[in-house]
């Protein structure tokens, strides 16, 4: 010195699958003079169906110091998720750090 690899972090983009269904103490809200029943949403416990790009696990191309180990966006779905929101592998970009290079 400008670019490379890598870790963290800010910003932007970022898919899939039931706004399914049964029940319920409760909370909020709507209607109502009130009682009260009902509707909607939240929350909790189930039922069946489904998703895969947080995590986890399995096999493996391949790689290595080849005893053995590292390994996916493949596979499985334990957890997780299935309107919106959130999250999200991965991609781009800024900053900081580390490593190697000229």
């Nucleotide at each position: 010195c400008a670019g490379g690899a890598u870790g963290a972090u800010g910003c932007g983009g970022g898919a899939g699958a039931g706004a399914c269904u049964g029940g319920g103490a409760c909370c909020g809200u709507c209607c109502g003079u009130g009682a009260g029943a009902g509707g909607c949403g939240g929350c909790c416990c189930g039922g069946c169906g489904c998703c895969g790009a947080c995590g986890g696990a399995g096999c493996a191309a391949c790689c290595g110091c080849c005893c053995c180990g590292g390994a996916a966006a493949c596979u499985c779905u334990c957890a997780g998720g299935c309107a919106c929101c959130a999250g999200a592998a991965c991609c781009g970009u800024g900053u900081c750090g580390u490593c190697a290079g000229g």